[in-house]
RNA sequence: ACCGGCGAACGGGUGAGUAACGCGUACACUACCUACCUUAUACAAGGGGACACACACCGGAAACGGAGUAAAUACCCUAUGUUAUCGAGAGAUAAAAGCUGAGGCGGUAUAAGAUGGGUGUGCGUUAGAUUAGCUAGUUGGUGCGGUAACGGCGUACCAAGGCGACGAUCUAUAGGGGGCGUGAGAGCGUGGACCCCCACACGGGUACUGAGACACGGACCAGACUCCUACGGGAGGCAGCAGUGAGGAAUAUUGGUCAAUGGGCGGAAGCCUGAACCAGCCAUGCCGCGUGUAGGAAGACUGCCCUAUGGGUUGUAAACUACUUUUAUACAGGAAGAAACCUUUUCACGCGUGAAAAGCUGACGGUACUGUAAGAAUAAGCACCGGCUAACUCCGUGCCAGCAGCCGCGGUAAUACGGAGGGUGCAAGCGUUAUCCGGAAUUAUUGGGUUUAAAGGGUCCGUAGGCGGGAUUUUAAGUCAGUGGUGAAAUCCUACAGCUCAACUGUAGAACUGCCAUUGAAACUGGGAUUCUUGAAUGUGAUUAAGGUAGGCGGAAUAUGUUGUGUAGCGGUGAAAUGCUUAGAUAUGACAUAGAACACCGAUAGCGAAGGCAGCUUACCGAGUCAUGAUUGACGCUAAUGGACGAAAGCGUGGGGAGCGAACAGGAUUAGGUACCCUGGUAGUCCACGCCGUAAACGAUGGACACUAGUUGUUGGGCAUUGUUCAGUGACUAAGCGAAAGUGAUAAGUGUCCCACCUGGGGAGUACGUUCGCAAGAAUGAAACUCAAAGGAAUUGACGGGGGCCCGCACAAGCGGUGGAGCAUGUGGUUUAAUUCGAUGAUACGCGAGGAACCUUACCAGGGCUUAAAUGUAAGUUGCAUUAUUUAGAGAUAGAUAUUUCUUCGGACUACUUACAAGGUGCUGCAUGGUUGUCGUCAGCUCGUGCCGUGAGGUGUCAGGUUAAGUCCUAUAACGAGCGCAACCCCUAUCGUUAGUUGCUAGCAGGUAAAGCUGAGGACUCUAGCGAGACUGCCGGUGCAAACCGUGAGGAAGGUGGGGAUGACGUCAAAUCAUCACGGCCCUUACGUCCUGGGCUACACACGUGCUACAAUGGUAUGGACAAUGAGCAGCCACUUCGUGAGAAGGAGCGAAUCUAUAAACCAUAUCACAGUUCGGAUCGGAGUCUGCAACUCGACUCCGUGAAGCUGGAAUCGCUAGUAAUCGGAUAUCAGCCAUGAUCCGGUGAAUACGUUCCCCGGGCCUUGUACACACCGCCCGUCAAGCCAUGGAAAGCUGGGGGUACCUGAAGUCGGUGACCGAGAGGAGCUGCCUAGGGUAAAACUAGUAACUGGGGGUAAGUCGUAACAAGGUAACC
Repeated sequence: ACCGGCGAACGGGUGAGUAACGCGUACACUACCUACCUUAUACAAGGGGACACACACCGGAAACGGAGUAAAUACCCUAUGUUAUCGAGAGAUAAAAGCUGAGGCGGUAUAAGAUGGGUGUGCGUUAGAUUAGCUAGUUGGUGCGGUAACGGCGUACCAAGGCGACGAUCUAUAGGGGGCGUGAGAGCGUGGACCCCCACACGGGUACUGAGACACGGACCAGACUCCUACGGGAGGCAGCAGUGAGGAAUAUUGGUCAAUGGGCGGAAGCCUGAACCAGCCAUGCCGCGUGUAGGAAGACUGCCCUAUGGGUUGUAAACUACUUUUAUACAGGAAGAAACCUUUUCACGCGUGAAAAGCUGACGGUACUGUAAGAAUAAGCACCGGCUAACUCCGUGCCAGCAGCCGCGGUAAUACGGAGGGUGCAAGCGUUAUCCGGAAUUAUUGGGUUUAAAGGGUCCGUAGGCGGGAUUUUAAGUCAGUGGUGAAAUCCUACAGCUCAACUGUAGAACUGCCAUUGAAACUGGGAUUCUUGAAUGUGAUUAAGGUAGGCGGAAUAUGUUGUGUAGCGGUGAAAUGCUUAGAUAUGACAUAGAACACCGAUAGCGAAGGCAGCUUACCGAGUCAUGAUUGACGCUAAUGGACGAAAGCGUGGGGAGCGAACAGGAUUAGGUACCCUGGUAGUCCACGCCGUAAACGAUGGACACUAGUUGUUGGGCAUUGUUCAGUGACUAAGCGAAAGUGAUAAGUGUCCCACCUGGGGAGUACGUUCGCAAGAAUGAAACUCAAAGGAAUUGACGGGGGCCCGCACAAGCGGUGGAGCAUGUGGUUUAAUUCGAUGAUACGCGAGGAACCUUACCAGGGCUUAAAUGUAAGUUGCAUUAUUUAGAGAUAGAUAUUUCUUCGGACUACUUACAAGGUGCUGCAUGGUUGUCGUCAGCUCGUGCCGUGAGGUGUCAGGUUAAGUCCUAUAACGAGCGCAACCCCUAUCGUUAGUUGCUAGCAGGUAAAGCUGAGGACUCUAGCGAGACUGCCGGUGCAAACCGUGAGGAAGGUGGGGAUGACGUCAAAUCAUCACGGCCCUUACGUCCUGGGCUACACACGUGCUACAAUGGUAUGGACAAUGAGCAGCCACUUCGUGAGAAGGAGCGAAUCUAUAAACCAUAUCACAGUUCGGAUCGGAGUCUGCAACUCGACUCCGUGAAGCUGGAAUCGCUAGUAAUCGGAUAUCAGCCAUGAUCCGGUGAAUACGUUCCCCGGGCCUUGUACACACCGCCCGUCAAGCCAUGGAAAGCUGGGGGUACCUGAAGUCGGUGACCGAGAGGAGCUGCCUAGGGUAAAACUAGUAACUGGGGGUAAGUCGUAACAAGGUAACC
C1' cells in the first nucleotide's frame, strides 16, 4: 500500500437561503426508528465460489484502465427456529464467525432499558392593502403504491371543495431562541463571544453506502470559474487551523503540545485529534498598580499679567533637607496544575475484580512566586476654558483667515478664530466619528390629544364587530386560589469561597413574571332558563311648523309690443364718455304678452339628519312635542366595509329666456390697466330627466346615556294658570375645565360606550398606481430634497388712505413776504497745485465763523530745521547771552562789526551741554466724557406697598366732568410718592416807604442871549433797595364738587396780567475727536515745526437765507419835533479851521446817571404827474480818503460821470393773534480796517382777522380697534421672467438589466417500472426502454430597477427685471 471491522452523520466553520411547525413553549405518537452501551433468554450445524494488494504483462502525456493469479470475522448456499413478521387458522418466510498469549475478545436472533432521532398539533413569531381575492393534487373520500412511520407523500377514480378583512395571495426584509445594550418600569433596539435548534458547504440536481447522510475535507450529472495537457483528455472546491490576494475606515502567527480536558479506534501498549490547552500580535475592552513621600518662603530666578520706582500669578511648585523602593534593572532560589492509564509489590474475596503502596508522565516554563543589591533612581499625556458646561487674561488677525453639537462668533479693543501664560476635566489614556437606548408623556397599555396650535368623517341609515337595564336560578369559558409538571446550562440577583485585591472563576440559593395538567370558589363578565318595566318601540287623544312632492290661482315690479299725450334731450359717473333719441326717445296714460322672484308680516322666530326651506290654496307623504300609562318586554347604543341624501358651479338631452350676468366688445381711469367704475352682452341662472359628489358642507366643537349652582328672555304643549312642569331656542354667570381667548345643563365640567382623525414647516393634497366619472375632476395618497423653525392665544409698543375726543398760526379769516429782477451771503456742483475741515429732510445751507489782505490757516507750491516753545528736576559750563548797526537772501536763516548784568559776594538772572519726560486741526463722534439740536414747554414718564393674571403684564395713570396742564373734583382695588405741570427766581405794568448824586426842578432866591446854570429843595419825573397788590378773594347764575359763565363790582392790572430763565423718562448709534478732555490706532530728518507766495474770495450752472427795488400811502429839496439800550483811554471825541466829501490839522471834556453820538419814520412847505421816469440803483470809467509792514489777486468809504435788470412775480411756499405783524431808525460784540444787507439788543409809529374745528394739510396728546409690523409702514411681503445649483415626475410600440411565474420543445445523472436472446450455478446484473427531473431553448405578457434628446413642476441661491396680490377698511374686506 491492500482486504476486512468500526469511525468518518461527532467535533470544527458560516448565516447565503428561509416569514416556515424554521424557531420558542406546551402537549401527542395505539403511526415510528435507534450502531456502539446495559439487562434478559436462546443459538452459533454443514458447504461453496470469487475480488484486491503484492507478483509478472499490456495501453495511456496524465488521471487511470485491461487481463492472469492466494486468503479472511469479505461474499454466497443448505440446515435449525427460543423468537420475530404475515395470516382467522393451517401454515409460510427469516440467523450466525471466528481469533487467542487460553486470562479473554468477539458473532446471530428476540425482548426490555438508556441515549439519540423522526413525525403531528395548540399558542407565539417583521413591514407593506398604492398587494383583495388565492387554489386543479388544489380540499375531501375510496382503492393501490411508497416510507422506519402517519399523510395527496405518489397514482387511478369520485365529489367540489379548501384559504381569506381575526389579512389569504403577492412583494420587500430577515436565520430563530437563551440572552445582550438601555430604561424606574412598561418598553425600544439588537442577536457579536458562550450555549440550544435550524440551514448551508463553488451555484443546481441526484441517489448510493450506512443504525444514522441525500453526506464541508464521499460518489455521479449538467453549469460557472481556476489549473494541467502530448489537444485525445483530465484535475479542483479553506463558510476547518494558520497563511496569500482583493475589497475596505478596519480585524492577529504559514507558533508549541497532546502535559491536562474531551473524542475515535484498539484487549492493551498506543496511534490520530489546528477539538482543546498554551504561547505570539493589538491600550480593542474590563480590572489592578506605578510614575514618589514628608518638610521647605528670601513667597528665589525665568515666563505671563497689571492701575508699572510697585504689585499679582506660576507657587510648596522648584532649589535644598530627610525618607521609602511598588514597578523597572541585576543576581539567586523556584512551584501548583499529576491524578490516572500502565508496570511492580501487598491485601481481600465472589478468581477477575476491588483496595493500598511505590514507580513513570509538564507544551506552558526557569513562567508565576520568593529573596538580595543600588538608587528618586526607569515611567504623563489628551481634550477643553461664550452659554448649555467645570475652567480667563494678553498678543496677532480684522465678515479675512478660520471656528461651530445647538444658539451662534469674526467687519480694529474677539474670555468663541490662531499663539502664549494661567486654569478645568479625565488619566495610560484622552478626544473625534458612527450606531443604539435614555431624556422624548415627541406613537401616550402604564401615559397624549382633536373650538382657535396638527387633528371630528358634509349628513343620516345600517352590516360585521365592540359595548349594553332590574330580579331569580344554573353553568364554570374568562377570573381568583391551592397542588403537580415543565420553564436546559450559562447569564442577571443574593450569600459564601478561590487566585496577594479586583476583573475572572467556583459552590449554594433565589429568580426565570411563561405554558400545561388537576382540584376547588362563584362576587363580577360570558353562556343557558324563567321573569320584570324604568331603556326602546307601539296604541289612543290633542297639537305645531318657510318639513317634502305634485297641481291650481294671485297681485306689485320689470321688460317688450301696439296706441294716445308730449318735446329735446335721456341715461350714467368722482367727473365723463361709449349707449338711446326729431324715423319722436326719456316722461306720462290705456291695452296686450312674457318669464322670474314673492314687498309688508319677518324676529339672535319656526321646521328639517345635513344640504336647505318663505305669496295663497288643494291632494298625498314624513317628522316632532305634550297628555294618557293601554300593548310588547331589552326588542338598545355606536358603527369599519356598504347604501342613500347632499349648496353653488359644472356636464348631457329637450324646453324656456323678463331681469341679472362669467366670457367678450366698447367707453373711462391709469405710467400701464387683460381690473375696480360705466354702456351693452353670450353661456348660465328657470323647468323636466340623467350625471357630478365637492364647499370656511362651520358651532371650524362626532353620536348616545347619566350626573353637577343659578338669573333672565322667547317658541310649542299640559295642569286652569300670581305660578309650575315637559320639549326646544337665546343671553349672562357659579363650581369646574382651559395655554389663554373663552366655555359653563344646548359643556370645551364629571364619568361610561362606540366610531373617525392627528404626530414639526415646506415639498403636497402634489407624483405614481388604483377605483369612480361623458368630461371637468373626485377619492385614496407617498418619497427624494430642503428649513430651524412654521403655528396658537394673549401682552407692550409702533403703524393704519380705522373710529371717538382734544390741542397747536395746523387749517380757516387776515396782514406782510419768498418763488420772477439786481446785488450780498451760505451750500451743492464744476474747476484748481490748493480751492483746508466739519454741518446735509424737518433738526445742514447770513451754520461752526461774534468779523480769511499777512497773521488767523488747519490747504497748495517752493525753501529750511530736527528738539524749537513751556514747565521742572539733577549735574556741569558761561558772563562775547543782550542790544545796536550791517551783508547775502523772497524770508526763515546764515554771517560780520561794536557793546557789555545786578550783588548785601551767599547768590540771583540769562544762555549752553547732558539725561528724563516732546509734537500732530492725523484716523475713529459707530470706543467715550462734556456740550448741543429735535420731538417739545408737548403733558407726559415712573416708583413703593397692595390687588388681579401661570406669565409677559395690568391696576394706580382708567371712567364721568374740568383745565393751558396726569390742573383739580367725583367715582373707584387701590393707597401713597417721585421726576415733570404750576409756584418759588428775573424783567415789566400800579402804589407806598426809605435814600437824594452825576439825576429832577413845583415853590423861594440869584442869573443868562438861552439853558437846573447857581443857592436851595424831595414835592414831581427818575434812579434802586425794601414792601404792598391779584387770591376766582366778593356778588349773581349753572353744577354734587372741581370748575365755568357774566363787556358784574372794585381795581393800575382779572382769571397762568405780559415777557424771560427754567426742557421729565427717553428717541434720532442725531451733531461735535477741528473749543476742550480722553481710550485705542497711526507719523517721528515728518502726518512735527519755521518762512515766503498763493488758496479758502475760482464760475457754463442749481438751491437756501437776506438787502434794495419796481414807485405818488412815493421820490427830491428846505425847515422843524420826540427815544431807549449799550459802549468808550493804543478809546469816545465836543468845539475851531481846511476840504464838495470821505477826512485832515489843532484841541476842551470824560475811565463816565457828570463828557462824547443830528435818531429816523413823523410834521410843514415846495416840486415831480405815471414815464423805465427827478423810480431803481447794478455795472463800468476817472479821481481820492482812511486803516494797515502791505489794499494786485482781495478792504471799506468819498466825489464826478455812467445808469443794467426790474412796472408786484408760475406751480408752489413762509412768518405772524397785540404793543404782535408791518414799518422806522439807534446801539453793541468781534475788530488795525472791513466785505455787517449778518447776529444780538434798544426804543419810535402801529394795524387787520379768528365764523369755527363740519371737511381738508402738518405735528402732537388720550381712549379704543385691526395687524402676518418689533431695524417697528422708509415695515412686511407675493407671483412671473432672467442666471447658475440640487433632488425628483413624464418620456408615448425607446434602450439595457434583474428576480419570479405561465405555455411549449429538448432533456444529463439517478431512483422506480418494463424488458432482458448477453454474463452468472443462482441471486442478480450489463444492455435497451417508459415516467419524472436539474439544466438549456423558444414565445407572449406582467413586475421591478437603471438610463436618454426633450419636457413638467419643486427646492434653494447678500444686493437682477416687471408689477404691488396679501398683512391696517392694505387703499375693490379677506378667504373657501